[in-house]
Background: The RNA shown here (transfer RNA) has 74 nucleotides and comes from a Gemmatimonadaceae bacterium. NCBI's taxonomy places the organism under Bacteria, Pseudomonadati, Gemmatimonadia, Gemmatimonadales, Gemmatimonadaceae. Its mean pLDDT, the model's own confidence on a scale to 100, is 81. Its Rfam family is "tRNA". Its family is annotated with triplet codon-amino acid adaptor activity in the Gene Ontology. The RNAcentral record of the sequence draws on ENA.
RNA sequence: GGUCCCGUAGCUUAGUUGGUCAAAGCAGCGAACUCAUAAUUCGACGAUCGCAGGUUCAAGUCCUGCCGGGACCA
Numbered sequence: 001g002g003u004c005c006c007g008u009a010g011c012u013u014a015g016u017u018g019g020u021c022a023a024a025g026c027a028g029c030g031a032a033c034u035c036a037u038a039a040u041u042c043g044a045c046g047a048u049c050g051c052a053g054g055u056u057c058a059a060g061u062c063c064u065g066c067c068g069g070g071a072c073c074a
Stems, first nucleotide, its partner, number of pairs: 001073007010026004019057001029043004050066005
């Protein structure tokens, strides 16, 4: 340099054919339980989906460029 894949919450992931409020687990926070801690249960919070454009009534999803990571080829 070329080809391909990945980037969604603090972490690990889902979201397949564009369509309701972007979902779950763990962590953290609050509460119950306990003499206390852990475990368990309940509750609330947390992401404008890597960045910038484009298409569309509507984009995490499609298209383009760039950034970061990875695999292969040279």